[in-house]
Molecule: c-di-GMP-I riboswitch aptamer
Organism: Bacillota bacterium
C1' cells in the first nucleotide's frame, strides 16, 4: 500500500412494527423500535438493476440489490 475482517478497542448507522406529517402511488420526514450492516458513510436522466405510475412515456422512487467514489480500526 492493496486485500483481509476479531469472541480485540473506540466510535456509528437502524429493518420488520408503532405512532405522527408528507405524497395519486411508490416512497420520505420525525419520534419510538432493533432485523441485521465493516462502509447499512457518500452518489438516483445521461452504469445496471427494482418499485410506483401510464394507453405509451419517468427529469417520481430505491444506495439496507450490483456498481461507482471516500473512510475509521488492526489480530490472524
Nucleotide at each position: 500500500u492493496a486485500c483481509c475482517g476479531a469472541u480485540a478497542a473506540a466510535g456509528g448507522c437502524a429493518a420488520a412494527c408503532u405512532u405522527g406529517u408528507u405524497g395519486a402511488a411508490a416512497g420520505a420526514c420525525a419520534a419510538g423500535g432493533a432485523c441485521g450492516c465493516a462502509a447499512a458513510g457518500c452518489u438516483a436522466a445521461a452504469g445496471g438493476g427494482c418499485c410506483u405510475g401510464u394507453a405509451a412515456a419517468a427529469u417520481g422512487g430505491c444506495a439496507g440489490c450490483c456498481a461507482g467514489c471516500u473512510a475509521c480500526c488492526g489480530a490472524a